[in-house]
RNA sequence: GCGCCUGUAGCUCAGUGGACAGAGCGGUGGACUCCGGAUCCACAGGUCGGAGGUUCAAGUCCUCUCGGGCGCA
Numbered sequence: 001g002c003g004c005c006u007g008u009a010g011c012u013c014a015g016u017g018g019a020c021a022g023a024g025c026g027g028u029g030g031a032c033u034c035c036g037g038a039u040c041c042a043c044a045g046g047u048c049g050g051a052g053g054u055u056c057a058a059g060u061c062c063u064c065u066c067g068g069g070c071g072c073a
Base pairs, nucleotide, nucleotide: 001072002071003070004069005068006067007066010025011024012023013022018056027043028042029041030040031039049065050064051063052062053061
């Protein structure tokens, strides 16, 4: 330099173009307990890497760009 994969919550990841963007773990509060742990309940936490485009509608499709990974040279 060229090609491919990947980027969504603190972490690991789901998410047929149409639902209020979700789960597990983690965090906070509560129940339980002598105290913890485990368990149960509730809550908080998101510019969906960035910009532009297509569309009535984009996390999802297209273009550019940035980060990470792999291959070829």
Overview: This is a predicted structure of a 73-nucleotide RNA (transfer RNA) from a Bacillota bacterium. The coordinates come from a structure-prediction model, not an experiment, and the mean pLDDT is 80. The same sequence occurs in records of 2 taxa. It matches the Rfam family "tRNA". By type it is a transfer RNA. RNAcentral holds the sequence, with entries from ENA. Taxonomically the source falls in Bacillota (Bacteria, Bacillati).